RNA sequence: AGAGUUUGAUCCUGGCUCAGGACGAACGCUGGCGGCGUGCUUAACACAUGCAAGUCAUGGGAGAAAGGGGUAGCAAUAUCCCGAGUAAACCGGCGCAAGGGUGAGUAACGCGUAGGCAAUCUACCGUAAGGAUGGGAACAACCCCGAGAAAUCGAGGCUAAUACCCAAUAUUGUCCCGGAUCGACAUCGGUUUGGGAUGAAAGGCCGCAAGGCGCCUUAUGAUGAGCCUGCGUCCCAUUAGGUAGUUGGCGGGGUAACGGCCCACCAAGCCCGCGAUGGGUAGCUGGUCUGAGAGGACGAUCAGCCACACUGGAACUGAGACACGGUCCAGACUCCUACGGGAGGCAGCAGUGAGGAAUAUUGCGCAAUGCCCGAAAGGGUGACGCAGCGACGCCGCGUGAAGGAUGAAGGCCCUCUGGGUCGUAAACUUCUUUGGUAGGGGAAUAACAGGUCGCUACAGGCGGCCGUGAAUGUACCCUAAGAACAAGCAUCGGCUAACUACGUGCCAGCAGCCGCGGUAAUACGUAGGAUGCGAGCGUUGUCCGGAUUUACUGGGUGUAAAGGGAGCGCAGGCGGAUCGGUAAGUCGGUGGUGAAAUCCUCAGGCUCAACCUGGGAACUGCCACCGAUACUGCUGAUCUUGAGUGUGGAAGAGGUCGAUGGAAUUCCUGGUGUAGCAGUGAAAUGCGUAGAUAUCAGGAAGAACACCGAUGGCGAAGGCAGUCGACUGGUCCACAACUGACGCUCAUGCUCGAAAGCGUGGGGAUCAAACAGGAUUAGAUACCCUGGUAGUCCACGCCCUAAACGAUGGAUGCUCGAUGUCGGCCCGCAAGGGUCGGUGCCUAAGCUAACGCAUUAAGCAUCCCACCUGGGAAGUACGAUCGCAAGGUUGAAACUCAAAGGAAUUGACGGGGGCCCGCACAAGCAGUGGAGCAUGUGGUUUAAUUCGAUGCAACGCGAAGAACCUUACCUGGGUUUGAAAGGCUCUGUAAACCGGUGAAAGCCGGCUAGUGUAGCAAUACACACGGAGUACAGGUGCUGCAUGGCUGUCGUCAGCUCGUGCCGUGAGGUGUUAGGUUAAGUCCCGCAACGAGCGCAACCCUUGUCAUUAGUUGCUACAUUCAGUUGGGCACUCUAAUGAGACUGCCGGUGACAAGCCGGAGGAAGGUGGGGAUGACGUCAAGUCCUCAUGGCCCUUAUAGGUGGGGCUACACACGUCAUACAAUGGCUGGUACAAAGGGUUGCCAACCCGCGAGGGGGAGCUAAUCCCACAAAGCCAGUCGUAGUCCGGAUCGUAGUCUGCAACUCGACUACGUGAAGUCGGGAUCGCUAGUAAUCGUGGAUCAGAAUGUCACGGUGAAUACGUUCCCGGGCCUUGUACACACCG
Repeated sequence: AGAGUUUGAUCCUGGCUCAGGACGAACGCUGGCGGCGUGCUUAACACAUGCAAGUCAUGGGAGAAAGGGGUAGCAAUAUCCCGAGUAAACCGGCGCAAGGGUGAGUAACGCGUAGGCAAUCUACCGUAAGGAUGGGAACAACCCCGAGAAAUCGAGGCUAAUACCCAAUAUUGUCCCGGAUCGACAUCGGUUUGGGAUGAAAGGCCGCAAGGCGCCUUAUGAUGAGCCUGCGUCCCAUUAGGUAGUUGGCGGGGUAACGGCCCACCAAGCCCGCGAUGGGUAGCUGGUCUGAGAGGACGAUCAGCCACACUGGAACUGAGACACGGUCCAGACUCCUACGGGAGGCAGCAGUGAGGAAUAUUGCGCAAUGCCCGAAAGGGUGACGCAGCGACGCCGCGUGAAGGAUGAAGGCCCUCUGGGUCGUAAACUUCUUUGGUAGGGGAAUAACAGGUCGCUACAGGCGGCCGUGAAUGUACCCUAAGAACAAGCAUCGGCUAACUACGUGCCAGCAGCCGCGGUAAUACGUAGGAUGCGAGCGUUGUCCGGAUUUACUGGGUGUAAAGGGAGCGCAGGCGGAUCGGUAAGUCGGUGGUGAAAUCCUCAGGCUCAACCUGGGAACUGCCACCGAUACUGCUGAUCUUGAGUGUGGAAGAGGUCGAUGGAAUUCCUGGUGUAGCAGUGAAAUGCGUAGAUAUCAGGAAGAACACCGAUGGCGAAGGCAGUCGACUGGUCCACAACUGACGCUCAUGCUCGAAAGCGUGGGGAUCAAACAGGAUUAGAUACCCUGGUAGUCCACGCCCUAAACGAUGGAUGCUCGAUGUCGGCCCGCAAGGGUCGGUGCCUAAGCUAACGCAUUAAGCAUCCCACCUGGGAAGUACGAUCGCAAGGUUGAAACUCAAAGGAAUUGACGGGGGCCCGCACAAGCAGUGGAGCAUGUGGUUUAAUUCGAUGCAACGCGAAGAACCUUACCUGGGUUUGAAAGGCUCUGUAAACCGGUGAAAGCCGGCUAGUGUAGCAAUACACACGGAGUACAGGUGCUGCAUGGCUGUCGUCAGCUCGUGCCGUGAGGUGUUAGGUUAAGUCCCGCAACGAGCGCAACCCUUGUCAUUAGUUGCUACAUUCAGUUGGGCACUCUAAUGAGACUGCCGGUGACAAGCCGGAGGAAGGUGGGGAUGACGUCAAGUCCUCAUGGCCCUUAUAGGUGGGGCUACACACGUCAUACAAUGGCUGGUACAAAGGGUUGCCAACCCGCGAGGGGGAGCUAAUCCCACAAAGCCAGUCGUAGUCCGGAUCGUAGUCUGCAACUCGACUACGUGAAGUCGGGAUCGCUAGUAAUCGUGGAUCAGAAUGUCACGGUGAAUACGUUCCCGGGCCUUGUACACACCG
């Protein structure tokens, strides 16, 4: 000292939360020792029991007992002495008013602080002076009688005193009447003096005595107390008025004393916005905690004051009380009782119950310190000194130290033959011994008093000795053994130091805030490890801090919360210039006080520390005195610049009242006139043949004032508009004559205050809430239309609110410029300039979070007022007040959220705008959607109908081909180290062959038996195979939301970025925007940008032209042949290699002298020539774990592997995509012409023969420019059909066949004959295509035993149309709005 949290990101505002410190604490886990502190915060709730205030015999009268001894007696016993003039009771004295407890009450002279008493008292104590004479009468105890259960009481009798009473005396005291003098505050002051009145005592007690202790009066001191006053002392105004002894006076009473303290009378005062009264809360202070401080919170322990003592009241005694352990009365409660009556008061110390989260022993001692009594010894003291209990707090100590690597075992983790970590940690070696245990020694606190001795200044002064300890055999010291007996708690996602594994699976749970958990959780639980603190650690609660988040120090109010709607103005606050006085504020000095303790500091004492002791400083305050006089105040005098007045001019929708004008609207009357008018996006309701609308003339009424008119003027704001008049407010300018600070602001108050609304009475043309009808719509209580009432207008009276806004309070001064405009004045011939006052715009400095403001400030300053303090609840409730009402003003809380908000940024989006593109639309051609068929999907069905793909971008898709296989699915029967791989151990040997069983797989059985090398052999090793076993294999099981790779899509759209620089607080911007241009971020140009990268283009393939090279199987002009058949040839075609060619290069126009565009020439080809390959940054958690790879999870006699059969081919239905058609641009029959590109040895298969045909036979050729598939078809030439369900169409079905294949039943293709369905061009809707394209025609390949209407490829024939970019869809760029950012499917 800050941090987290609003957003995609940013800056700001703003709240919430955290890290710190503290505690009389409590709770959880844990717990070795000691010291010093501390301990009912709740029920001022109730209390059993014990103790907490007594003492004095030297005041008095009386006066025991236990025990011991003597005498008498056998003894019981009697008696005497000691005990003893003792104990205890009584009279009497002092104390009991202290000490101790508590904080209920109290907002008060209660407390704090500073003063006052000339308005007071003070026992005991000190000092000083004086005095104490003479008498008297009682009452306790005691005796006796009586009452009562008791407590206790009554009657009679005796008696003493330092108890009580009377009288005398009176230095002094008190009172009264005078004199003098000093002081003083209105007062009862001091000193002195004269006179009068009045007031004492215990001649006790001790002592032989000396003497001591007491007694009385007075003065004084000290101490303590009482009273008065200034200042300070919590919250609420949703408490604004309170008060009758109230305020004062005269006279009395009362008190120690002043005083309405009390009383009688008189007056009507007194307090209050500087907060009375009322309500709530609370003992106050020194101080404590916190804080940099200022402050804030608190008021335990210790100390000062106050108050209280079961509750309420009262007095008595006394120096002192209205009395905690006294009295009386009342009340509640408890107890005793013989029911008549009594007793009691722990907020003293212990202790009990209760309450509560929670707070201790019914301890020891008067040894010390202090208090009371006493002459003293001494007694008393739950004050106090100690001990006990509690980690409640603070402080200190310990639980070991050094060495020690095989980095042990074990745990945990991992990429697992191994490594990492716990970890020098352990073991082990050496060492030490605080605390604890055992034994021994052993203080200080003790000084007194008393006794005794001595000294002495004679003082109970000093010294020596004796004697006195609760704590205590304690602290402390020594010795012995021995690492031996002693560590936990919380945390580990960020804030905040510390990370992994497993379990769990939005469950269980965590959480202070943000937030974690839905199968890979560093956030839950456990473990290992780590971090922090440590006899403690966490949690909870509370206070301060951080929070400048109430801002005095130290905040704000245009848009974040916040300027009152506006003015006038009392109180209040603030206030121009000069001189003098004063000294209240202010400043300085001195004195007093500010208790001690505490804090700070310096020393000292406990081994240190905590703690304690001493000194200092400090206590920021208050009071008194002295001084200073700049500033402020007060006061006196003066001034003119602030303010006002005057004189002369000026502008204006400023206000009120009255009068008056024209246009328009509606209505009425009449004329002309005829079928519509009106209204809307389109209509309808409505009006109109009973004559509307339109038009002309006349009349009536009410309301508002076009043009001028403005970016204009006036007004405090609201607001103000035809014209004229009357009355009236304010403003500006010029002049500088007058007044002389008369000023500014303004709580409360008063006035004004749009519209709507309310009351009474008028008025009512238009418009128009409500209402009615018509439309729109899914609905339409709306928007649109037709009507229409309050109201809108006037007068008077209310209401009092608005986005009453410049969202900007008023006043004054100061601080660059530019440019309009309104009013006045001055200079100037004019143009123009100057100046004062208003009103706009742009901009500098400055300010601001930014936007923006900027002499009309939101700048720099001063003064005054109002207002704000997270969002919601809520401008709500309650209360008060105003109002006729509606409602206004004032104005909360509970509860709830972690945000709400401002400005700006980047995107995305818009039924916002601009520009542009695309078979996007339009213009066309051919289709789909209707039919039957094929195929895929959904659905349904099923034992199974395996799985995946699902808008575009799934659906003739994965699948370039499911009868078995494929195959992943189902069913049945079977296998278990396995169908395949490699490793190890054991064992045996070939593989093979045969038989049985079975649907097969398999199972059972039989028979036979290795190779090579070494060795005589046994055997060993290697290789191969079989069997058994073991780790393991295997999985088309799950997760495409854990992944790689690959792919689709936006989109072949023109975009996506970076470096440096610059701008911005920042996110970001600039570049990449602008002007042109392009298919293109293509290029040019401009520019705070300059460059660069990925994309575009080009480079690649193919096709179109030419050249060169090459010439077989190709071609062939020449010759030849049935035939490129043969010879010759390589010119042509072709083949396939290398080159050329096209670049806006040339010309004209246009454009900005650019890029480019338009036209033209040449050219096979012209502006990227056509086609292909090529897919930027990224988006869709897009698709795929079933191609492959792969993390994790799951199965392991099964989710693995093999097999027979079935299924993937099901079928009410729905959808997608094709093929075929519906016919004459055609079908059928016959004849005839021309391709390209491919494939072929498990193959293509010729000729020829057979079959109607599929095909069969056959076997030549061909590993291919050679042979074969292989006749291309549409076309062309003929014939026929004649618009029909047909000579169209071919589904379906029957029969007979062919081929492939172990096998065509489920479930193949093809052939022949027969059969001959729907369908006559297809609703809404919708797809493709811009040229060799669409359409149409056939051909080939892959897959493949067989099985295409699919798919990939090839060529043949070969169109139509594009005005154009308004609209639909998709996309690009710029701009704008946004409360969206999972981004409008918001």

A computed fold for a 1386-nucleotide RNA from an uncultured bacterium, annotated as small-subunit ribosomal RNA.
Model confidence (mean pLDDT): 85 of 100.
The RNAcentral record of the sequence draws on ENA and Greengenes.
Rfam family: Bacterial small subunit ribosomal RNA.